[in-house]
């Protein structure tokens, strides 16, 4: 010098405001807790293909694909991924 981990602003789907019981509340719950069934997939997680190495059945090895573990399923918060702006964390030169 690249790099860009990380930070701040903005955007950002999907699927019962489902149901039973207890508990707070109390105009109503749309809150908590333990169940019933039904769903989503874009934190995380797990699995896998070429091709590479091996050659003894393997070993590395992506995702927005898959699986729902966990998470979610009015609003809020969350939220891959992107766009703008900052970046001395790694690493290469």
């Nucleotide at each position: 010098a690249c790099g860009g981990a990380c930070u701040u602003c903005u955007g950002g789907a999907g699927a019962g405001a489902c149901u039973u019981g207890u508990c707070c509340a109390u105009u109503a719950g749309a809150g908590a807790c333990a169940g019933g069934c039904g769903c989503c997939g874009a934190a995380g997680g797990g699995g896998c293909a070429a091709a590479g190495c091996a050659u003894a059945u393997g070993c590395u090895c992506a995702a927005u694909c898959u699986c729902u573990c966990a998470g979610g399923c009015a609003a809020a918060a969350g939220g891959a991924c992107a766009g703008a702006a900052g970046a001395u964390a790694a690493g290469u030169a």
Model confidence (mean pLDDT): 79 of 100. Glycine riboswitch aptamer from Streptococcus hyointestinalis, 93 nucleotides, folded computationally. The RNAcentral record of the sequence draws on Rfam.